């Protein structure tokens, strides 16, 4: 100086962390949908290095030579020269000196520069061509005969080679020209560029490839090469390479570069440039300066293609161009005019190299589809709250302009060069005319993510990158209108980069999230204390040099009307080599020290390991004695012991295991682990002394060693325990729990296995960072005769905490703090610690360790709920304690079920059921059946008509409804057809139709429970806590006391009503009157006020006095909320359904809601004597009465009649019952009970048949106190006994709601049932335990894996065959020969290895819809759970043995806080 770093959605009720997963952005040699004007400039067979028709891609030179042919120019053949190794194509293969880089010595080198020397002399063949033969053809043999720049001999001959230093030994070639001269040509040295050889470094994946190599490492000698070299070969040694990954295997051309990214780095090798390597399969060599040759040879092998069957021909990975295959990739075009090449002196030829053109929107880049004016905001669409509002200056219209486009004219540069030479091209460009002409789409619009409504669909069609959307109001499907982005594109799909600090070198992590290795010892490796000195492969400074060219960046400038793309110039671009310096770190050497380590020397402490040996308790067994009807076990039984004498008790003996008491938060070990006691032998640490040694340390990959328990092998022991097994119970089962036995095992020796929750879920070692306490072992001070005590320090073992540190929880000098070494591990859940492979094991197994596929999670911590067969406390007619019921039985009524044409519908644990419904014969009425009726039974609005309004009555059809005919009477009115009626149309109406899961409103529940929040501080990273806890009290979150909270709100209480005591006021009714009762109003009264105990208060417990005492009874009053409770059928509403068709609408008649095998709900009578008949005689309250209560009296057994006094009511009516007296019944199906039933009656009502109620006579059913089980009540309650009253013509009411009359019993207490509430703990629930979640079986699907085998590739290896060709030998007819040998290519056999592919079947594994069969975890999950290991069982599981807390809860004891 400059330039740089973005995040989002998703686990959960919520939070915070982990941690995967998806998206936004950039790129492509792309490819698909849709959709398409123009131009410039790249770009274009990724796949089958799979096959290939036809064309053409490499010739050339007569100024080297011979022939043929031709009137001639000239052209063909053949010899001979050069070129054909270049350009151009492709990535097969190769992980390599193959590519990069930087370097090096032992080489060649046509053409082309430089220089110097030489080019003499002679000779023998041959192609074509002719003759002649064979062949279909490809071609070939034979013979005559000619030529050179074609060969071969001699001569010379140095700056040439070689050497024994004398010497030997090797060259040529000529052509054109009149001539000058030019162009060759030998040798020789040099130099440009070329090429081949070597080395250091870099260069992909895999250890589930760990040991590889015989030409193999090295050396001699020879041989070959242009040249080093095992390159080759003989002989000699036994090397060599490999954990810093060697042999294998698997992918792969390498680089400059190219995407992408802040950058480090990832990923990539397309066009362009370099290198390399291939040329239809493998191989070989020839010629040549170069080849082991794309368009040259021979051989082989596959395929093609000719063919006369006898034999030949071919190699597009050159350019086009077909055919395959494939999502996919162009024209069988023009030209050497320019650049470049071969050849030639040269003109010139040839050039699918190249330069252009064409075809694909493949890609960038630039244009354009029009510009201004234009409101009546036009029709048209779409929305709408019906006003209205979008598309909109948008369009019609006007008026301008022509980039495109189309016509016509003109015309380039590119050409170097005075003549002549341009494919592209009449192109690019200029100029004029016409005329808004000829040009606009994809995609999206729930949230990430910019952009929304309507209609249609109704978990159906579909959508979708994730999270999701759709079950009748979808901004998420579809579809339309509007919007939004982006444009000749635009989306979609694959693919890299990023985002992703999610491989963390920049720059992550391992207590609980996925990660510390079971532990120590120690190799290699890695790191290392302090002082001089020296040194310089690491480090730093300069310099020099390099990194091809394009390409990228920065700056300048240029050329195409800009850009894109092209062109110049400076600069920069990580690396590498080298010279030169510096010594501070770090290697290195060397001497030192002593602070790290290590030894020495005392002291003291341990359950520190091995053997050895001993001791008592208990327990079993045996044997004996006592002794008798038992035991023994459990929640209760039982199996099982016992009179052949058990159990228990004494004694004697044996025989194994383990070691109470001490003991502990304790010591000790490297972890596993160790506990009677004594002995031996031994390990390791601690303090003290500061004597020695002198960095000797740390860590530690393979390694090697130990390593609880279960199990394994031999051999031994066996009390007690006790997997398996047996039985007995418990269960629905009970392969468990619990009992009874028990066999392995459990114990010893040797010997294996080698796992654990081997945890402090914390690797090992130094160092640094504030206390406070306890307790183990040691020292020192002080004290003391000695010890306790105190105070300091050292090592360890706990505890609470400062800083700090984490996601929290928590850790905190024993760190999970701050550093610093070194090791082991992690990267989403599942699949799986599984499959395959491989080492170990005697087996069981253990180490070591994937994929395919499949989910959008899976977890960690903390938080609010809910739950617990968790605690704690507290309260309720919740249990107890009592009194009466229900469950039997008949009836009544409700429901369910069944029946029906219909049995109309709702209600459904509690919280539905004598509920809606406070009165279904008809009406109600909504359901059946038939008969009508269509603008309608009722309701508005307009427009027409309006006479005789409407309508009454009468015949007819008819069940009625309705229709039909006739016939009376003729609306108000302000005279304006104004109201009103009817009829007609048109909008409409009308629905008890469906959705209470679209609403409203009303309601039921928990609950008259004490709860429920809020605002402004405070803590937390955050949900969230605090506030509302705690503690005492209350009926109460009631009221104090504390206290990071203060203070409010809804709720409780009080204010309202009645009920009980009283004053006084008013007032009807009763009465003659007063008074009193009674109604109303206004008060008074109680308030823990007073005493007395307890309290810090608040309060509480007793007492008194008073009608009432601690809320004085009862009512109204129901907080946030929860139950998608509950009602569209009381109302009211949105949406959707029906409705001019025989209607889900409306009218009617009749039947149905009353329908009966049967369950279950609320009731009513009852069973009897605390009764029941009679008869006598008695006391209320609180309603109600005019289309009504209805008295006295009369009639009738009676219901009721007749008939009317009184009474719009403190005045009249309705109107008491049990109770009390007397008397009859005397325990039985009765004088109890009244169902059922049969006559005969009232009485309401249009009507009582299905179907009312009451009265009387007769009948006289079941029922003698109710199983399991369940209800209701704490006082004027239960219990019982009438009355009233609404609804109503009457009533199925025994229901309801009220009201008086009589009037009881208990509550020890809170173990237990139920519910509530506050706390606290667990938690895998939050749809909230009616959750939640695990295996097996059973169906369907999909990947992998084993798997008798069967098929197929690759690599190697051992033999056997050995073509072609170089060497090499031998032969003789010297040939372009013939034979032999080494080597080797395809081929074949043989055992084995790798990799795929398919495979009956058998097992897991994953996904799917509400399938079985149980309950394993999640709470103490109902036996706490897990880990290891054995055994067993459908299954999840169970049991034994050891081990963890990652268990609840309880009690002790200890340690810490606080008091």
């Nucleotide at each position: 100086u400059a330039c740089u770093u973005a995040g989002a959605g998703u686990u959960u009720g919520a939070u915070c962390c982990u941690a995967g997963c998806u998206c936004a952005g950039g790129a492509u040699g792309a490819a698909u949908g849709c959709u398409g004007g123009c131009g410039g400039c790249g770009u274009g067979g990724a796949u089958a290095a799979g096959g290939c028709a036809u064309g053409c891609a490499a010739g050339u030179c007569g100024a080297g030579u011979g022939g043929g042919u031709u009137u001639a120019g000239a052209c063909c053949c053949a010899c001979g020269g050069c070129a054909g190794a270049c350009g151009a194509g492709g990535u097969a293969g190769u992980a390599a000196c193959g590519c990069g880089u930087a370097g090096g010595a032992a080489u060649c080198u046509a053409c082309c520069c430089u220089a110097g020397a030489g080019u003499c002399g002679g000779g023998c063949a041959u192609a074509u061509u002719c003759c002649a033969u064979c062949g279909a053809a490809a071609g070939a043999u034979g013979g005559c005969g000619c030529a050179a720049u074609u060969c071969c001999c001699g001569a010379u001959g140095g700056u040439c080679a070689c050497u024994a230093a004398g010497g030997u030994g090797u060259a040529a070639a000529g052509g054109a020209g009149c001539a000058a001269u030019c162009c060759g040509c030998u040798c020789u040295a040099g130099g440009a560029g070329g090429a081949g050889c070597c080395u250091g470094c870099g260069u992909a994946a895999u250890a589930u490839c760990a040991g590889c190599u015989a030409g193999u490492u090295g050396g001699u000698g020879a041989g070959g090469u242009a040249a080093u070299g095992g390159c080759u070969c003989a002989c000699c040694a036994a090397g060599g390479c490999u954990a810093u990954g060697a042999c294998g295997u698997u992918u792969a051309g390498g680089g400059g570069a190219g995407c992408u990214g802040a950058g480090a780095g990832g990923c990539u090798g397309a066009c362009c440039c370099c290198c390399a390597c291939c040329g239809a399969u493998g191989g070989a060599a020839c010629u040549g300066a170069g080849a082991u040759a794309c368009g040259g040879u021979c051989c082989u092998u596959a395929c093609u293609c000719c063919u006369a069957c006898g034999g030949g021909a071919g190699g597009c990975c050159g350019c086009a161009g077909u055919c395959g295959a494939g999502a996919a990739u162009c024209u069988u075009c023009c030209g050497c005019a320019a650049u470049g090449g071969a050849c030639g002196a040269a003109a010139g030829u040839c050039u699918g190299a190249c330069g252009g053109a064409g075809c694909g929107a493949c890609g960038c880049c630039g244009c354009g589809u029009g510009g201004u004016g234009g409101a009546u905001g036009a029709a048209g669409u779409c929305c709408u709250u019906c006003g209205g509002g979008g598309c909109g200056u948008a369009a019609a219209c006007a008026u301008c302009u022509u980039u495109u486009a189309u016509g016509a004219g003109g015309g380039a540069u590119g050409a170097a060069g005075u003549u002549u030479u341009g494919a592209c091209a009449g192109u690019a460009c200029c100029u004029c005319a016409u005329g808004a002409a000829u040009a606009a789409g994809g995609g999206g619009c729930u949230c990430c993510u910019a952009a929304c409504u309507c209609u249609g669909u109704g978990c159906c069609a579909g959508c979708a990158g994730g999270a999701g959307c759709g079950g009748u109001a979808a901004u998420a499907c579809a579809g339309a209108g509007g919007c939004c982005c982006c444009a000749a594109g635009c989306a979609u799909u694959a693919u890299c980069c990023g985002g992703a600090a999610u491989u963390a070198c920049u720059g992550g992590g391992c207590g609980u999230a996925a990660a510390g290795g079971g532990u120590g010892c120690g190799u290699a490796g890695g790191u290392g204390g302090u002082g001089u000195u020296a040194u310089u492969a690491g480090u730093c400074c300069u310099c020099u040099u390099u990194u091809a060219a394009a390409u990228c960046c920065u700056u300048c400038g240029g050329g195409c009307u800009c850009a894109a793309c092209c062109c110049g110039a400076a600069g920069g671009c990580u690396c590498g080599a080298g010279g030169g310096g510096a010594a501070a770190c770090g290697g290195u050497a060397a001497c030192g020290c002593u602070a790290g380590a290590g030894g020495a020397u005392g002291u003291a402490a341990g359950a520190g390991g091995u053997a050895c040996g001993u001791g008592g308790a208990a327990c079993u067994c045996a044997u004996g004695g006592u002794g008798u009807a038992g035991g023994g076990g459990u929640g209760a039984a039982a199996u099982c012991c016992g009179u052949u004498g058990a159990u228990a008790u004494c004694a004697u003996g044996g025989g194994g295991a383990a070691c109470a008491c001490c003991g502990a938060a304790u010591g000790c070990g490297a972890a596993g682990g160790c506990a009677g006691c004594g002995u031996a032998c031994u390990g390791g640490g601690a303090c003290a002394u500061u004597c020695c040694u002198g960095a000797c340390a740390c860590u530690g990959a393979g390694g090697c060693a130990c390593g609880a328990a279960a199990g394994c092998g031999u051999g031994g022991g066996u009390a007690g325990c006790g997997a398996a097994a047996a039985g007995g119970a418990u269960u629905a089962g009970a392969u468990a729990c619990c009992c009874u036995u028990g066999u392995a095992g459990u114990c010893c020796a040797c010997g294996c296995c080698c796992u654990a929750a081997a945890c402090u879920a914390u690797g090992u070692u130094c160092c640094c960072u504030g206390g406070c306490u306890a307790u183990g072992a040691g020292g020192a001070g002080u004290a003391u005769c000695g010890a306790c005590c105190c105070u300091c320090u050292u090592c360890g073992u706990g505890g609470c905490g400062a800083a700090g540190c984490u996601a929290a929880c928590g850790c905190g000098u024993u760190a999970a703090g701050g550093g610093a070494a070194c090791c082991g591990c992690c990267u989403g859940g599942g699949u799986a610690g599984u499959a395959c492979g491989g080492u170990c094991g005697c087996a069981a197994g253990a180490c070591u360790a994937a994929a395919a596929c499949u989910c959008a999670a899976a977890g960690g911590a903390a938080u609010a709920g809910a739950c617990g067969g968790g605690a704690a406390c507290u309260c309720g007619c919740a249990c107890a304690a009592g009194c009466g019921g229900u469950g039997g039985a008949u009836c009544a009524u409700g429901u369910g079920g069944c029946u029906u044409a219909a049995u109309u519908c709702g209600u459904a644990g509690g919280u539905a059921a004598g509920c809606g419904a406070a009165g279904a014969a008809c009406c109600u009425u909504a359901c059946c059946a038939a008969g009508a009726c269509u603008a309608g039974a009722a309701a508005c609005u307009a427009u027409a008509c309006u006479g005789c309004a409407c309508g009454g009555c009468u015949u007819c059809c008819g069940a009625a409804a309705g229709g039909a005919a006739g016939u009376c009477a003729g609306c108000c009115u302000u005279c304006g057809a104004g109201g009103g009626u009817g009829u007609a149309u048109a909008g409409c109406a009308g629905g008890u139709g469906a959705u209470g899961c679209a609403u409203g409103g009303u309601c039921g529940u928990c609950g008259u429970c004490a709860g429920u929040u809020c605002g402004u501080g405070g803590c937390u990273u955050g949900a969230g806590c605090u506030g509302u806890u705690c503690c005492c009290u209350u009926a109460a979150g009631u009221g104090g006391g504390u206290a990071a909270a203060c203070g409010a709100a809804c709720g409780c209480a009080a204010c309202c009503c009645c009920c009980g005591u009283u004053g006084u006021c008013u007032g009807u009714u009763u009465u003659a009157a007063a008074u009193g009762u009674c109604a109303g109003g206004c008060g008074a009264g109680a308030c823990u006020g007073c005493u007395c105990c307890c309290u810090c208060a608040c309060g509480g417990g007793a007492g008194a006095g008073g009608a009432a005492g601690g809320u004085g009874g009862g009512g109204a009053u129901g907080a946030c909320g929860c139950c998608a409770g509950a009602u569209c059928a009381g109302c009211a509403u949105g949406u959707c359904c029906c409705u001019c068709u025989g209607a889900u609408g409306u009218c009617u008649u009749g039947g149905g809601c009353u329908g009966c095998a049967c369950a279950c709900g609320u009731g009513a009578u009852a069973c009897a004597a605390u009764g029941g008949g009679c008869g006598c005689g008695a006391c209320a309250a609180a309603a109600g009465g005019a289309a009504g209560c209805a008295a006295u009296a009369c009639c009738g057994u009676a219901a009721g009649g007749u008939g009317g006094a009184g009474c719009a009511a403190a005045u009249c009516c309705c109107a008491a019952a049990a109770c009390g007296c007397g008397u009859c019944c005397u325990c039985a199906g009765u004088a109890c009970g009244g169902a059922u039933a049969g006559a005969g009656g009232u009485c309401u009502g249009c009507a009582a048949c299905u179907c009312g109620a009451c009265c009387u006579c007769u009948u006289g059913a079941a029922g003698c106190u109710g199983g399991a089980a369940u209800c209701g009540c704490u006082a004027g309650u239960a219990a019982u006994c009438g009355u009233a009253g609404g609804u109503c013509a009457g009533c199925c009411a025994u229901a309801c709601u009220a009201c008086g009359g009589u009037g009881a019993a208990u509550a020890c207490g809170u173990u237990c049932u139920c519910g509530a509430g506050u706390u606290u703990u667990g938690u895998a629930c939050u749809c909230a335990c009616c959750g939640c979640c695990c295996a097996u079986c059973a169906a369907c699907u999909c990947a992998a894996g084993g798997g008798a085998g069967c098929c197929g590739g690759g690599a190697a290896u051992g033999c056997c065959c050995g073509a072609c060709g170089u060497u090499c030998g031998c032969g003789u007819u010297u040939a372009u020969c013939g034979c032999g040998a080494c080597c080797c290519a395809c081929g074949g056999c043989a055992a084995g290895u790798u990799c795929g592919g398919u495979g009956a079947c058998a097992g897991g594994g994953a996904g799917u819809a509400a399938g079985u069969u149980g309950u394993a975890a999640c709470a103490a999950g109902g036996c706490a759970c897990g880990g290891c290991u054995a055994g067993c069982g459908g299954a999840a599981g169970c049991u034994g043995g050891u081990c963890g807390u990652g268990g609840a809860a309880c009690a002790a004891u200890u340690c810490c806080a606080u008091g």
Small-subunit ribosomal RNA from a Patescibacteria group bacterium, 1459 nucleotides, folded computationally.
Model confidence (mean pLDDT): 83 of 100.
It was read from a public genome assembly.
Lineage of the source: Bacteria > Bacteria candidate phyla.